Predicted 3D model of a 77-nucleotide RNA (transfer RNA) from a Candidatus Poribacteria bacterium.
It matches the Rfam family "tRNA". Rfam's curators write: Transfer RNA (tRNA) molecules are approximately 80 nucleotides in length.
NCBI's taxonomy places the organism under Bacteria, Bacteria candidate phyla, Candidatus Poribacteria.
RNA sequence: GUCCCCAUCGUCUAGCCUGGUUAGGACACGGGCCUUUCGAGCCCGCGGCACGGGUUCAAAUCCCGUUGGGGACGCCA
Numbered sequence: 001g002u003c004c005c006c007a008u009c010g011u012c013u014a015g016c017c018u019g020g021u022u023a024g025g026a027c028a029c030g031g032g033c034c035u036u037u038c039g040a041g042c043c044c045g046c047g048g049c050a051c052g053g054g055u056u057c058a059a060a061u062c063c064c065g066u067u068g069g070g071g072a073c074g075c076c077a
Base pairs, nucleotide, nucleotide: 001073002072003071004070005069006068007067010027011026012025013024020057029045030044031043032042033041050066051065052064053063054062
C1' cells in the first nucleotide's frame, strides 16, 4: 500500500443477510415487596446502535468516507 472481518446499555449479547413494534435479553446498579438481618426470590426503574455523510416516506440494518481493533497478502516462481 491492497483486501477481509469486527465496533449496540457499566459488562456480555440478540437483531444487521431480507430497512418498518417504544432496539430485546442476562448480569450489574437504584427503588420497592418479602425476610429478625443479610443473601436469595418477586416487581419496577435506569442505561446503548464508534463518528460524519448519502439513499429512502422510513436506516442499528443498504452505500461512501473516517477513527479504533484484529487478520491476510508482499519474497521466490